The prediction has a mean pLDDT of 75. A computed fold for a 350-nucleotide RNA from Pontibacter sp. JAM-7, annotated as Bacterial RNase P class A. Its Rfam family is "Bacterial RNase P class A". By type it is a ribozyme. It is recorded under the gene name rnpB.

[in-house]
């Protein structure tokens, strides 16, 4: 200069006009005046909590989530710092990262063979049988192999040297690999001129399982509170077979059918729940660090038909994704442009 890797952080700026809301104050009681008025994600609602409210003596079973080790945390699937494994020159960046020698189960095609491993093709005829011979063999049987081929995503450690009929960890070097033991680490784990072991245990648990470790349910339409009108309840008084009401022009008939106070639920309705919080900010300290502790200071939407706009000028880099509805800590997912600090690679000058 050029490509990059982490974290943080801006989300058009400034001035008028006119609206819509929460609050405070003030009066002339519906006006004014003053203050506040969306976001990193308010969004998915995917986990955690707080709160409410029903369950509930303790335990465990079934469901379901979590999984490397160690912390942070109110909690976690999150976050942090190790480890191991992968990528990527690097700064860094990804990992469902227990357990298939407790049992079951799975593998399409293809291949001989897909797990108590096997014999298609090929390599061997030392041994035993039969048969031919020109006596050197040969041929066939009965066999022996896992070294080479072939399938496949996977095929029973790898090189090499001995061995041998041909082979083979059948011996032996190495190098993998289990297993004990040591050193280091709080652990995973690493590492060793250590020792043993001819190599046992193919693969698959985002199969069932199996080991640890966490979970009672439902949600602010949760919930608590005040409380009409109409129509049910429940008490208590008082009326008594007679009144009332309907039907009818009227009377008989027929049908219905007490009053009245007081409580008591629940209905429109309103209030609270509602924003003072695991809060912000700024200074000190403890910890690598996520984070904690201390002092100081700040209030920074809060509606319930339910605001948070609109219109003008000016400047420029021409402005993306999107709109609270109980509250918080994350994850995920959208997002024009830009800005900082660290640090990495490559080139060129000095």
């Nucleotide at each position: 200069a050029g490509a990059g890797u982490u974290c943080a952080c801006c989300a058009g700026a400034c001035a008028g006009u006119c609206g819509c809301u929460g609050c405070u104050u003030a009066u002339u009681u519906a006006u004014a005046a003053g203050u506040g008025g969306a976001g990193g994600a308010a969004a998915g609602u995917c986990c955690g909590g707080g709160c409410u409210c029903c369950a509930a003596u303790g335990g465990g079973c079934a469901a379901g989530g979590u999984g490397c080790c160690a912390g942070a945390u109110a909690a976690c699937g999150u976050c942090u710092g190790g480890g191991c494994g992968g990528c990527g020159u690097g700064a860094g960046c990804c990992g469902a990262c227990g357990g298939c020698c407790a049992g079951u189960g799975c593998a399409a095609c293809a291949g001989a063979a897909a797990a108590u491993a096997u014999a298609c093709c090929g390599c061997c005829u030392a041994a035993g049988c039969a048969c031919c011979c020109u006596c050197g063999g040969g041929u066939g049987c009965c066999g022996g192999u896992a070294a080479g081929g072939u399938u496949g995503a996977a095929a029973u450690g790898g090189u090499g040297c001995g061995g041998u009929a041909a082979g083979a960890g059948c011996g032996c070097a190495c190098c993998g690999c289990g297993u004990g033991g040591g050193u280091g680490g709080c652990a995973a784990c690493a590492c060793c001129u250590c020792a043993c072991g001819g190599c046992a245990a193919g693969g698959u648990a985002a199969a069932c399982c199996c080991c640890a470790c966490c979970c009672g349910g439902a949600g602010c339409a949760a919930g608590a509170c005040c409380a009409a009108a109409u129509a049910g309840g429940a008490a208590c008084c008082c009326a008594a077979u007679a009144g009332g009401c309907g039907u009818g022009g009227c009377c008989c008939g027929c049908g219905c059918u007490g009053g009245g106070u007081u409580c008591g639920g629940g209905u429109a309705g309103g209030u609270c729940g509602c924003u003072u919080g695991a809060g912000g900010u700024g200074c000190a300290u403890g910890g690598u660090g996520a984070c904690g502790u201390g002092c100081a200071u700040c209030c920074c939407a809060g509606a319930u038909g339910a605001a948070u706009g609109a219109c003008u000028g000016u400047c420029c880099u021409a402005g993306a994704c999107a709109g609270a509805a109980c509250c918080c800590g994350g994850c995920u997912u959208a997002u024009c442009g830009g800005u900082g600090a660290a640090c990495u690679c490559u080139c060129g000058u000095u």